Notes
A computed fold for a 395-nucleotide RNA from Aeoliella fuhlenseeensis, annotated as Bacterial RNase P class A. Of the family's consensus pairs, 95% are formed in the model. It is recorded under the gene name rnpB.

RNA sequence: AGAGACGACCGGAUGGUCGCUGGCUCGGAUGCGAAUCUGGGCGAGAGGAAAGUCCGGGCGCCGUAGGGCAGGGUGGUGGAUAACGUCCACCGGUCGCGAGACCAGGGAAAGUGCCACAGAAAAUAUACCGCCUGCGAAGCUUCGGCUUCGUCGGUAAGGGUGAAAUGGUGCGGUAAGAGCGCACCGCGGACGGGGUGACUCGUCUGGCAGGGUAAACCCCACCCGGCGCAAGGCCAAGCAGAGAGCAGAGUCGGCCCGACUCGCUAUGACUCUCGGGUAGGCUGCUAGAGGUGCGAGGCAACUCGCACCGUAGAGGAAUGACCAUCCGUCGCCAGACGUUCUCCAAGCGGGAACCCUAGCGACGACAAAACCCGGCUUACAGGUCGUCUCUGGUU
Numbered sequence: 001a002g003a004g005a006c007g008a009c010c011g012g013a014u015g016g017u018c019g020c021u022g023g024c025u026c027g028g029a030u031g032c033g034a035a036u037c038u039g040g041g042c043g044a045g046a047g048g049a050a051a052g053u054c055c056g057g058g059c060g061c062c063g064u065a066g067g068g069c070a071g072g073g074u075g076g077u078g079g080a081u082a083a084c085g086u087c088c089a090c091c092g093g094u095c096g097c098g099a100g101a102c103c104a105g106g107g108a109a110a111g112u113g114c115c116a117c118a119g120a121a122a123a124u125a126u127a128c129c130g131c132c133u134g135c136g137a138a139g140c141u142u143c144g145g146c147u148u149c150g151u152c153g154g155u156a157a158g159g160g161u162g163a164a165a166u167g168g169u170g171c172g173g174u175a176a177g178a179g180c181g182c183a184c185c186g187c188g189g190a191c192g193g194g195g196u197g198a199c200u201c202g203u204c205u206g207g208c209a210g211g212g213u214a215a216a217c218c219c220c221a222c223c224c225g226g227c228g229c230a231a232g233g234c235c236a237a238g239c240a241g242a243g244a245g246c247a248g249a250g251u252c253g254g255c256c257c258g259a260c261u262c263g264c265u266a267u268g269a270c271u272c273u274c275g276g277g278u279a280g281g282c283u284g285c286u287a288g289a290g291g292u293g294c295g296a297g298g299c300a301a302c303u304c305g306c307a308c309c310g311u312a313g314a315g316g317a318a319u320g321a322c323c324a325u326c327c328g329u330c331g332c333c334a335g336a337c338g339u340u341c342u343c344c345a346a347g348c349g350g351g352a353a354c355c356c357u358a359g360c361g362a363c364g365a366c367a368a369a370a371c372c373c374g375g376c377u378u379a380c381a382g383g384u385c386g387u388c389u390c391u392g393g394u395u
Stems, first nucleotide, its partner, number of pairs: 001391010012326007020045002023042008047366001051377002054375005059228004071224005076090005091105001092103004106219002111217002113213003128159002130155003134151007167185006186208001187206008232283004241274005248262005290309008327364006334357002338354006
C1' cells in the first nucleotide's frame, strides 16, 4: 500500500421566528366551593433500533395442598442472570492460508415410519456386468491346452447406479476373493494420567457391529398455570331495580293571600336511601433488575461498594414547520499543482482518470414512544475509531 476479519461509536450542528404536549409559577373571567375557560413567564419533550411483537421477566387479576395426564418448549459442558430460546468461557464438528465464521450439538443397539430418480439391491439383504472352480457342448490345437456358449456353485476385489451400497489404505493370502491374516488409520471395550465437566492423551484389547433420517413419530432429561395496562384499583351522572316515606305538585307573581290546572292511598306521580354499575373522570404512569464515574473481584458474561445525576408520559395520541450560517454526501461546471495512463508531427504539445480548491443545484438514511425492563431478529444514506490477519513493497 492492497485485500480482509472482529468490535465500539456517531447518525446533522448553532441561532432566530411561529406552533404543539406535559410540569412549575404569576394573573384574568365564571363559580359559595370544587372546578372550568383564558393570558404571560420559566423550564422539559423519541430511538439505536422507539420497529417486528419472536423469547424471557417484573407488575396486575383469576386459578392453585401436593402429584400426575394432556399440551408446549429447550437439548455439548461449566458459568452469568430476576429469567430466557439470551450472554460469556470452554469442548467437539464443518468451512477458511489466516484473523475468524457457522452448528436444532441428547438418543438411530426400545419400537414404528420414510429414503424420489437411477440401480441387482436402499436394509432380517442381495448379485446386473465382471472374476473363479467343477460339469456339459461346439470350435481350434504344436495334444500341454486355448477360445466361445450353457449350467450347478463360489466371490463381492474391479466396473456400473446413486446424495448414500455394509469400515479405509497397503501387504500377504487365495481357484478367484474376502478382517481370511497382518501393519497403520478409523470404531467398540477395559485400565491408567489430565480436566469441576463436555472431552482429551497413553497403554492394552476385540476383527469389527444394525447405512441415512428424530426442526418424522417416538424415547430420555429439564423447564412451563391462564389472561394482559383495553390488566387492575377508586369515584360516579342518566336509565332500570330494591326499600322507605309523603299529600300535595305546577302556572300566574318579587313575596304573602288568592285564582286556575293536574294528582290524591298507588301497576301512577314525587322525595329520600341502598347496592351493583353504564357514560364520564381520577389512578395504575414512569425512581427504574435506572444511568454516569471511580474502586474491588472475575479470562469473560457479570457482580459488589462508594459518590454523583434526575432524564417524555401523550392517550386517537404532542415532540413540528420556516429562515440564516455551517457541516456532510451526490451531481454539474471551471481552474492550478501533482500522480498514473494514453496519443503524438517529439514541442515548455493534446487527451483521460484520480486528487485539491472555488461556484451552482439537490439531498440529510432507517424509522417514530404508548405499563416497564432484559434479549433476539429485521431496516439503516453517510461517517469515525480501535484491535487483528493475509499478500506485496521499502528500510